Predicted 3D model of a 481-nucleotide part of an RNA (small-subunit ribosomal RNA, 3' major domain) from a wastewater metagenome. The coordinates come from a structure-prediction model, not an experiment, and the mean pLDDT is 83. The RNAcentral record of the full RNA draws on SILVA.
Context: one part of a larger RNA
């Protein structure tokens, strides 16, 4: 100087407390451990691994296993030789396919000295080499997590100290903040904080179609449907607006704090992006890049099939429930984000349904998915393993795809398991939040309870900082570095 203390002081955070809803019990989904297996590819392991890499394992993916098969190789550059571009369709033989043949047909680049001469392409030969998701994240770059959006981390000059170092950065107030004020052997400065950026909330201006419809006219069963209009909504570009600016109190005449006015918004207005010096030899050699090591008829390449989907069990994360604030039937109103040509698909028709037939319109503020659901109203069920719950199983189908046996999703009928609120323990959340309800998107042929978004309905509680956890500043002890 740090680090640590079941030392002290001050302060903060959904840290506790006060509340609301969960997890831990059940069934299922998913990840992991373990076990099994020819293989169940690999990585990730307290917080900060475990719905994580995976924004989607039937083949492919795929790295694993078995078998078959290739050896200058699936891919790059260079040398030699031969051919002439070459590439594709169809038929056909062997084979699981990779692959190895046969036939037929269409097509035939540029330059040119018209010579396969040059480039290019194909085949063959030999070698340099290719190739490796093989090892080392404790050799590395890059990227990322975490402490933590915590308020800290430092430097120059000066001063003090023999020196390590100190001072500044401590102190008195204050703040979300090393934020600001005052003081002070310090005076300044840098990286952080804040602001500048995006978005939401108010208003104005400009613009007015594909959006909108107040006024006028026409029309309809109804409808911005038509003429017309750009007022309103909205869209999207520019601007205004919030600064403790104003008033009162308080404070040290300061910084600030408390209350009030006006205002769409008030003291950081809400949200996002933004992550200092560093810590964890944290994570990643399987995104990529890369040193070293290793393999080179194989640890490389291709293919078929299997596996990653196994199952006595254990854990994490979720979904659905156990019901009456509910289930079922009927009726029935109101969104927003975002997407659409290998696509979204209306009206219409068929099917109980998944879906099928068909195809208007739309490269989309134009057309489409698109009737959101919960809520509300009416009826029924009356506390029961039930009209709760839906697992499991049987059967008949639908769709995608070369192909749903291992191993997809969905539908109808039948079946109707556990479960009556979950021990010790443990998690999230302070407002348009929690809870609850549906909708969209990426990935994607198909497959979502996951992920990323969107809107609807919409709470309770916070006395307080003694205690648990984490953190900041000062101080103290230390046999630790």
């Nucleotide at each position: 100087u740090g680090a640590c203390g079941g030392g002290g002081g001050c302060c903060c955070g959904c840290a506790c407390a006060a509340g609301c809803g969960g997890u831990g019990g059940a069934g299922c989904a998913u990840g992991u451990g373990g076990u099994u297996u020819a293989a169940u590819u690999c990585g990730a392991c307290g917080c900060a691994a475990c719905g994580c890499g995976c924004a989607g394992a039937a083949c492919c993916u795929u790295a694993c296993c078995a078998g078959c098969u290739c050896u200058u190789g699936a891919c790059a550059u260079g040398g030699g030789a031969a051919g002439u571009a070459u590439g594709g369709g169809c038929c056909u033989g062997a084979g699981a396919g990779a692959u190895c043949g046969g036939g037929u047909u269409c097509u035939u680049c540029a330059g040119u000295u018209c010579g396969g001469c040059u480039g290019g392409c194909u085949u063959c030969c030999a070698c340099a080499c290719a190739g490796g998701u093989g090892c080392u994240g404790c050799a590395u770059g890059g990227c990322u997590g975490u402490c933590g959006u915590c308020a800290g981390c430092u430097c120059g000059u000066g001063u003090c100290g023999u020196g390590a170092g100190a001072u500044g950065u401590u102190g008195g107030g204050u703040u979300a903040a090393g934020u600001c004020c005052c003081g002070c052997a310090a005076c300044g400065a840098g990286c952080g904080c804040a602001a500048c950026c995006c978005u939401c909330a108010u208003c104005c201006u400009c613009a007015g179609u594909u959006g909108c419809c107040a006024u006028c006219a026409g029309g309809u069963a109804g409808g911005g449907c038509u003429g017309g209009g750009c007022a309103c909504u909205c869209u999207g570009a520019g601007g205004a607006a919030a600064c403790u600016g104003c008033c009162g109190g308080u404070g040290a005449c300061a910084a600030g704090c408390c209350g009030g006015a006006g205002g769409a918004a008030g003291g950081c207005g809400g949200g996002g992006a933004u992550g200092a010096c560093g810590u964890c030899a944290a994570g990643u050699c399987c995104u990529c890049a890369u040193g070293g090591c290793c393999c080179u008829u194989a640890c490389g390449g291709g293919c078929u099939g299997g596996g990653c989907u196994a199952c006595a069990c254990a854990c994490g994360u979720g979904c659905u429930a156990c019901a009456a604030u509910g289930g079922c039937g009927g009726u029935g109103a109101c969104a927003g984000u975002a997407g659409g040509a290998c696509g979204c698909a209306a009206u219409g028709g068929g099917g109980c349904g998944a879906c099928c037939c068909g195809g208007a319109g739309c490269c989309a503020a134009u057309c489409c998915a698109c009737u959101a659901a919960a809520a509300g109203c009416c009826g029924u069920c009356u506390c029961a393993g039930u009209u709760c719950g839906g697992a499991u199983u049987g059967u008949a189908c639908u769709c995608u795809g070369c192909a749903a046996c291992u191993c997809g999703a969905g539908u109808g009928c039948a079946u109707g398991a556990a479960g009556c609120u979950g021990g010790a323990a443990u998690c999230g959340c302070u407002a348009g939040u929690a809870a609850u309800c549906g909708c969209g998107g990426a990935u994607c042929a198909g497959c979502a309870u996951g992920c990323c978004g969107c809107g609807g309905u919409g709470a309770a509680u916070a006395c307080g900082u003694u205690c648990c956890c984490g953190g900041g500043c000062c101080u103290u002890g230390u046999a630790c570095a």